[in-house]
Context: one part of a larger RNA
RNA sequence: CUGGGCGUAAAGGGCACGCAGGCGGCCUGUCAAGUCUGACGUGAAAGCUCCUGGCUUAACUGGGAGAGGUCGUUGGAAACUGACGGGCUUGAGGCAAUGAGAGGGGUGCGGAAUUCCAGGUGUAGUGGUGGAAUGCGUAGAUAUCUGGAGGAACAUCAGUGGCGAAAGCGGCACCCUGGCAUUGACCUGACGCUCAUGUGCGAAAGCGUGGGGAGCGAACGGGAUUAGAUACCCCGGUAGUCCACGCUGUAAACGAUGAAUACUAGGUGUAGGUGGUGUCAAACCCAUCUGUGCCGAAGCAAACGCGACAAGUAUUCCGCCUGGGGAGUACGGCCGCAAGGCUAAAACUC
Numbered sequence: 001c002u003g004g005g006c007g008u009a010a011a012g013g014g015c016a017c018g019c020a021g022g023c024g025g026c027c028u029g030u031c032a033a034g035u036c037u038g039a040c041g042u043g044a045a046a047g048c049u050c051c052u053g054g055c056u057u058a059a060c061u062g063g064g065a066g067a068g069g070u071c072g073u074u075g076g077a078a079a080c081u082g083a084c085g086g087g088c089u090u091g092a093g094g095c096a097a098u099g100a101g102a103g104g105g106g107u108g109c110g111g112a113a114u115u116c117c118a119g120g121u122g123u124a125g126u127g128g129u130g131g132a133a134u135g136c137g138u139a140g141a142u143a144u145c146u147g148g149a150g151g152a153a154c155a156u157c158a159g160u161g162g163c164g165a166a167a168g169c170g171g172c173a174c175c176c177u178g179g180c181a182u183u184g185a186c187c188u189g190a191c192g193c194u195c196a197u198g199u200g201c202g203a204a205a206g207c208g209u210g211g212g213g214a215g216c217g218a219a220c221g222g223g224a225u226u227a228g229a230u231a232c233c234c235c236g237g238u239a240g241u242c243c244a245c246g247c248u249g250u251a252a253a254c255g256a257u258g259a260a261u262a263c264u265a266g267g268u269g270u271a272g273g274u275g276g277u278g279u280c281a282a283a284c285c286c287a288u289c290u291g292u293g294c295c296g297a298a299g300c301a302a303a304c305g306c307g308a309c310a311a312g313u314a315u316u317c318c319g320c321c322u323g324g325g326g327a328g329u330a331c332g333g334c335c336g337c338a339a340g341g342c343u344a345a346a347a348c349u350c
Stems, first nucleotide, its partner, number of pairs: 004321003007304002012318001014201004021194003025088007033081002035077007042069001048066007091191001092188003095184005103177007110154001115149007125136002162169002206247006215241002220236004258317006266295011299306002323350003332343004
């Protein structure tokens, strides 16, 4: 390379948008680039295959035929691909009417709790643990009541629930705003799928500047434990955690499962619709669409398991893998303020 693979053995990019490229629905006409086919030309010799001859045989060698091509010229075919033209509505998009939602951004507001401050009551403990001690407290703590300050997070509702591309999103109200489902079948008429490079988003921690700082809490100090204890437990506690703006760009960024489309038994729960049935109104029930779970037929799988949300059957496009270690390292390049990130070897060794 061919091939075979990627849930757990090596292997799906963290997620999206999208240029080039690749691939692309139904009917019809023309062309004839791909495709198929006839003829002609060419494809030296040697070599290869077959037939046949010469050295005693073979190797070797002479003769004949054939094969060997992304080939050229020319004539033809028109199913498929393609190009151009015409049409269609199922894919895609739009429109209208409904509907659900912690989807995103901003502003304001609310109550509970912790801490702190002031005051009242009150007196000797409190706190913490396996047991203690450090700590706090007669300068009046803990407990309890009233008032106040401030920051962060939003109990119950809450669900195997919902929304979002992923990261993620949960008090309430308002403003701005994205997406989704259903129904109608009114409009456009293939406008689609995927996507190297690229661009954007991207938990936590971390970094820069300026704020903020209640609780928690790396580092650090102290008390314990222990042979030791640079830990686990306890008392404190700085950065950080929060906000604004900018950077970083990584995670077991996981469903360890790329995106899109079609097809292939059922059963059961749940969320959002629609149409029936039913009712005073409902519920139940029936059908159907979309999402999300569980159990399972066929099939798949090394097994575990997956099973219409496939890991089944197929197609298109992208990414990735190729024994373990060395190593996701060195060097170089690019990016970053730095920390570091991305790309990515070899010697050697088993």

RNAcentral holds the full RNA, with entries from SILVA.
The part of an RNA shown here (small-subunit ribosomal RNA, central domain) has 350 nucleotides and comes from a metagenome.
Model confidence (mean pLDDT): 87 of 100.